[in-house]
Molecule: c-di-GMP-I riboswitch aptamer
Organism: bacterium
RNA sequence: AGUCCGAAAAGGCAAACCUCGAGUGAUUGAGGGGCGCAAAGCUACGGAACUUAACUGGGUUACAAAAUUGGUAAAGUUAGCCGAGCUACCGAA
Numbered sequence: 001a002g003u004c005c006g007a008a009a010a011g012g013c014a015a016a017c018c019u020c021g022a023g024u025g026a027u028u029g030a031g032g033g034g035c036g037c038a039a040a041g042c043u044a045c046g047g048a049a050c051u052u053a054a055c056u057g058g059g060u061u062a063c064a065a066a067a068u069u070g071g072u073a074a075a076g077u078u079a080g081c082c083g084a085g086c087u088a089c090c091g092a093a
Base pairs, nucleotide, nucleotide: 005091006090012037013036017032018031019030020029021028022027035080041086042085043084045083046082047081048078049077050076051075052074055071056070058069059068060067061066
């Protein structure tokens, strides 16, 4: 010095919830707040979960209209769901 690892120290991030915004929505930005986190830093690459305009016309209520549910495909959300990639403070055993 590097890798693994995670005692200590200095710090860091910030769950639920509340307020004000953005979005059709999942969700998200700022402020407060603090459940927790050794990558709870970054990246939608692979899974997983969630959302929905349009299309379709399969089902139910139903005279129709309308409502609701389903299907398809495309798009999106979640990095604090898991894996993967990149970067990084400190240094005991």